This is a predicted structure of a 1450-nucleotide RNA (small-subunit ribosomal RNA) from an uncultured bacterium. The coordinates come from a structure-prediction model, not an experiment, and the mean pLDDT is 86. Rfam family: Bacterial small subunit ribosomal RNA. Its family is annotated with ribosome and structural constituent of ribosome in the Gene Ontology.

RNA sequence: AGAGUUUGAUCCUGGCUCAGGAUGAACGUUGGCGGCAUGCCUAACACAUGCAAGUCGAACGGAAGGCUUCGGCCUUCAGUGGCGCACGGGUGCGUAACACGUAGGUGACCUGCCGCGCAGUGGGGGAUAACCCUCGGAAACGAGGGCUAAUACCGCAUACGCUGUCGGGGUUUUGAAAACUGACAGCAAAGCUUUAGUGCUGCGCGAGGGGCCUGCGGCCUAUCAGGUAGUUGGUGAGGUAACGGCUCACCAAGCCGCUGACGGGUAGCUGACCUGAGAGGGUGGUCAGCCACAGGGGAACUGAGAGACGGUCCCCACUCCUACGGGAGGCAGCAGUGAGGAAUCUUGGGCAAUGGGCGCAAGCCUGACCCAGCAAUGCCGCGUGUGGGGGGACGCCCUUCGGGGUGUAAACCACUUUAGUGGGGGAGCAGCAAGGAGCGUACCCCACCAACCAGUCACGGCUAACUACGUGCCAGCAGCCGCGGUAAGACGUAGGUGGCGAACGUUAUCCGGAAUUACUGGGCGUAAAGGGUCCGUAGGCGGCCUCGCCAGCCUGGCGUGAAAGGGUGCGGCUUACCUGCACGAGCGCGUCGGGGACUGCGGGGCUAGAAUCCGGUCGAGGUCGGCGGAAUUCCCGGUGUAGUGGUGGAAUGCGUAGAGAUCGGGAGGAACCUCGCGGGCGUAAGCAGCCGACUAGGGCGAGAUUGACGCUGAGGGACGAAAGCGUGGGGAGCGAACAGGAUUAGAUACCCUGGUAGUCCACGCCGUAAACGAUGUGUGCUCGCGCCUUGGCCUUGAGUGGCUGGGGCGCUCAGCAAACGCGCAAGCACACCGCCUGGGGAGUACGGCCGCAAGGCUAAAACUCAAAGGAAUUGACGGGGGCCCGCACAAGCAGCGGAGCGUGUGGUUUAAUUCGAUGCAACGCGCAGAACCUUACCUAGGUUUGCAUGCGAGUGGUAGGGACCUGAAAGGGGACCGACCUUCGGGAGCUCGCACUGGUGCUGCAUGGCUGUCGUCAGCUCGUGUCGUGAGAUGUUGGGUUAAGUCCCGCAACGAGCGCAACCCCUGUGGCCUGUUUGACCUGUCAGGCCAGACCGCCCGGGCCAACUGGGAGGAAGGUGGGGAUGACGUCAAGUCAGCAUGGCCUGUAUAUCUAGGGCGACACACACGCUACAAUGGCGCGUACAACGGGCAGCCACCUCGCGAGAGGGCGCGAAUCCCCAAAGCGCGUCGUAGUUCGGAUUGGAGUCUGCAACUCGACUCCAUGAAGGCGGAGUUGCUAGUAACCGCGCGUCAGCCAUAGUGCGGUGAAUGCGUUCCCGGGCCUUGUACACACCGCCCGUCACGUCAUGGGAGUCGGUAACACCUGAAGUCGGCCAGCCAACCCUUAAGGGAGGCGGCUGCCGAGGGUGGGACGGGUGACUGGGACGAAGUCGUAACAAGGUAGCCG
Repeated sequence: AGAGUUUGAUCCUGGCUCAGGAUGAACGUUGGCGGCAUGCCUAACACAUGCAAGUCGAACGGAAGGCUUCGGCCUUCAGUGGCGCACGGGUGCGUAACACGUAGGUGACCUGCCGCGCAGUGGGGGAUAACCCUCGGAAACGAGGGCUAAUACCGCAUACGCUGUCGGGGUUUUGAAAACUGACAGCAAAGCUUUAGUGCUGCGCGAGGGGCCUGCGGCCUAUCAGGUAGUUGGUGAGGUAACGGCUCACCAAGCCGCUGACGGGUAGCUGACCUGAGAGGGUGGUCAGCCACAGGGGAACUGAGAGACGGUCCCCACUCCUACGGGAGGCAGCAGUGAGGAAUCUUGGGCAAUGGGCGCAAGCCUGACCCAGCAAUGCCGCGUGUGGGGGGACGCCCUUCGGGGUGUAAACCACUUUAGUGGGGGAGCAGCAAGGAGCGUACCCCACCAACCAGUCACGGCUAACUACGUGCCAGCAGCCGCGGUAAGACGUAGGUGGCGAACGUUAUCCGGAAUUACUGGGCGUAAAGGGUCCGUAGGCGGCCUCGCCAGCCUGGCGUGAAAGGGUGCGGCUUACCUGCACGAGCGCGUCGGGGACUGCGGGGCUAGAAUCCGGUCGAGGUCGGCGGAAUUCCCGGUGUAGUGGUGGAAUGCGUAGAGAUCGGGAGGAACCUCGCGGGCGUAAGCAGCCGACUAGGGCGAGAUUGACGCUGAGGGACGAAAGCGUGGGGAGCGAACAGGAUUAGAUACCCUGGUAGUCCACGCCGUAAACGAUGUGUGCUCGCGCCUUGGCCUUGAGUGGCUGGGGCGCUCAGCAAACGCGCAAGCACACCGCCUGGGGAGUACGGCCGCAAGGCUAAAACUCAAAGGAAUUGACGGGGGCCCGCACAAGCAGCGGAGCGUGUGGUUUAAUUCGAUGCAACGCGCAGAACCUUACCUAGGUUUGCAUGCGAGUGGUAGGGACCUGAAAGGGGACCGACCUUCGGGAGCUCGCACUGGUGCUGCAUGGCUGUCGUCAGCUCGUGUCGUGAGAUGUUGGGUUAAGUCCCGCAACGAGCGCAACCCCUGUGGCCUGUUUGACCUGUCAGGCCAGACCGCCCGGGCCAACUGGGAGGAAGGUGGGGAUGACGUCAAGUCAGCAUGGCCUGUAUAUCUAGGGCGACACACACGCUACAAUGGCGCGUACAACGGGCAGCCACCUCGCGAGAGGGCGCGAAUCCCCAAAGCGCGUCGUAGUUCGGAUUGGAGUCUGCAACUCGACUCCAUGAAGGCGGAGUUGCUAGUAACCGCGCGUCAGCCAUAGUGCGGUGAAUGCGUUCCCGGGCCUUGUACACACCGCCCGUCACGUCAUGGGAGUCGGUAACACCUGAAGUCGGCCAGCCAACCCUUAAGGGAGGCGGCUGCCGAGGGUGGGACGGGUGACUGGGACGAAGUCGUAACAAGGUAGCCG
């Protein structure tokens, strides 16, 4: 520090994801030791049991026990009394608040214990617990009577003083008020004791602790916008330690709020902690500070302090006890239990230390605390050994079988002992005599054993680490992209490797990466994003000069910013973690000074911004009224007759009741041709005949005036196309809906005929548009050129030229931009507003506001996807365009498609009909020869190391042959015959065994090779350079030309390669050489070889003076002479595992192999390729002529004989330019006469020939007989442009023969047509659009159906929250009353009375409860709405190419 992921590729935008760090964690696997930390995040859920706050006998009386020298003393204890229990400990419910943090204020306050100072401590009194007696109760507990003490309680005295009232006083102040001071009034105390002290009282000061008040700071929500009645203030009173509306009475009507009141949600706050470069973001567990709470709620009492966790009272809920009458309780103290939960510990030891309470003290208490226990929960440290040890054991894994890996790893040798075990010693925590829970701990020494100790995750990319096997879109993996459908480095296992290591992974959460909320540090033309436009409120921002102030700002000092933590340095534990000390930091706040540039505030001035006045100027600017002509339609009349209208073509419609056409007249409504345009005006929407009235604005010119009056603009207001709504008019044309006619598979559309709302007017609503320049407003600045429009000035003969303003448009420099592009900015800057933050869900739901409605504005979430996008690139495609080719069409000729037959295929059948080929580019294809064989298939019968190779063993009448028997054959049996080489060991052979052979079994989607196809099309690329961020472009495009990317010219390109062409073969002309064949010779022919010839070379024209092209001459041949071979980069996962080769898989007494027979030849059908025909350009008969390529010895066969013939019997020649195979159409003559025939030959019967082991299934041929369909073939479709098509025969390969009509060659005869490129098909180049890239056989939309999920509405229903109204109202404070009871003081005194207290009654308030209507949010709900997702469902075809009606917005 970045990376992966949208695409065929690219750049950008943008989201998702990953690598890092962290945690009070949990889960999985594993687990040796120690140190230090940490440990209910959930149910503030409920709690058994024990413990967590007592202490003091030096305050007091007493009881029990003990002792006694009999005076008393000691110990323990309930009670009275004192202090403490308000600390310490827990928790985070509540709380958005002066709760917290920070800085201040308190002249508005309190403070037990402690310190200091001043002054005191005199003298009396009356009670009451305990105790005793009686009584009630199950208990808890209580009642009555009697006795008694005090540092308990109450008067009195004294008053340094304090307090109150009145007065003086004076400083600072807005004011009230303080210090100081005068008078009057009121107010204290307690003793104990060891005689040293310790208490007690009043006052003051201090210290520490608190109360109250204030500025500032720190959450979300406006789908919460208004809130408030003690509310805001005042006067007075009450109350408090104290200010205060804290409380009350009265008076006033205020107070708070868009700088967010009120409401809702969430939350303890902070020091700090995590992360981050920082700014930030997240968090608030442990430790520390503050706050709040103690089962839920209320209340007061006591007290220095409480509205009190382990106090009291009351209400409620819950639990427990009960004798049913009543009682008891509160672990959010420490442990522990249940429950909840993914999850969080011991019912431990000790007060030794630190700290706390009480006490004079000893001491007691202390689950605070110190320790120990449990837990890898975290951090840190250590160990599981160290060194040596082979070219390298075993095992395992891989392998190309050679080897490689694990791997010095192990074994083995030597050594060490941290940890461990045993033994010995042994600090320190303890200042001061004793006292140590931890602890005989840490640590030290000795002895002993390499011993007891390694896992986990990953290994496709990101990301470090690869192979094998298994599996076969299964099982599974996955953080994202994505893996798995038979060779998976991605699943599972193994080996190996990488990472970390007592841990390693996973999950969750936070920060980071993310500049992905952008203060630092982003954007808004097209990616998400400028408000439809203007006016304007608050607010923000604001020209020049000067003076003052100093709030902001800058600067210095002081205070504070707790400790801990973090940083740096040093120190202590063996190190580290941990910890001690010091320094620094803490960017903040307060305060006292200083400065005066800038901002601000105040004063004064200026004119450059802004505005006003004057003059002329511009325009479809706005509103109202009037006027005009053309056209459409309708009405009337004339002329006139059969159509008109409409379309791709039609029809509906109109018309003989007279349409349409045409002429004249009239009515009515709407819109204004030409001018007219990159034109003008307006803020936008928008504005167009002419005239007038009213009215707004811009701009120019010259001066004058005001003197910053400005810019922007949240809310707000106004305007706002079309459609739509309301009321009333109007209605010619057009025209949703609707009707009809067409089209169509359908056609609720496109087209046609009609036609209602509407379109028009007035008034009122609506308030939205792709309201667009998809570009907010304002101001300034930044090169130029050209055009349009509108002013002013100068100039010219001019319609000329120039200068200076305003507005509009095109091109462009710089700059900007992802690119496109912008360039009156989308550049450089400033000011202000609006808006954006992945796609879908959704501009939707709910809520609110607006609207008559339609609907508008505001505006989510669940869920879901790994993208959605922008621009540009290369292709491909288009029912886009341009140019150009091809037997592509057209023009022709002959066919196919109909018939019969042949062959191939599909289908069907079958025991099997073996397999493959399947649009073009499968189908007379693999097959250039299926009766057996072939043969791979089926049935049946056999064989099991078999055809090869290696190893081992065996074998001498061995190997081999073999009559004969059996059998369909293979096979089985088998008399007999009977070898070879040798170095004499043996070899070869054979038999057996082990390895293996074998397989036309699978995969052509694992492959090689070969082939088809586009296509003999003219293309496909590279190097360097240049352009572009890049994909890529350029070159290769352009102008010509060509069969051609062929060539020429031009050009940021210049060259080159594979293709094209040429070189090769055949053929056409000539020459030369050679010369087998021939009886011989010459020439010729012919054959082989060499050479010549053709190059637009020559002439004329065209073209650019080019390339090239049209014509001509010559020539055998003329513009590639004709034909062949030759097939670029690539495409189709095209074809072939059955030609061959080959990886992998499968089989292995069978999927191998042998044999016989059958099948590949089946047959209702369908298709493909052919043959033969349908006849007279013919058939038949007779006669007659002329080839070439080839082939031939198990062959071709002359010739002769026989046979009607196929052929047979003889037999010459020829291994072939020598011999043989060897022509037909044609030509001549005759016949047939349009007929299913003298056409046609299928089919069938009979008889034969030949090949072959064998022609039944299943050969060819011959003869006789039979003579079928068929009279030129629907839609459609094929070939061919010249020696071509067509017609005619001949040869060859394969082959015993042949199902060949096929294939491949050869020659013979030998045409027609081509205007042309509109159309069909295929192709090339350029261009355009694209949402396609598996590339149009593409992509893709909506309904419906099915499944899953979340969500809205919903008659309702269920519980919840906070208020409000009324009723009721506990405890309790306060107030009032009192006839009951009562010791202190007072009066009087025998009684009694008063003050006061207790108790009772009562009033206000009051927790809670009840009733009621609403508010808010939630759960659930028949049914219902849409939404999302889900390999192969239905219907259509909306969009993307002009997407076949351009699309889109309202």

The RNAcentral record of the sequence draws on Greengenes.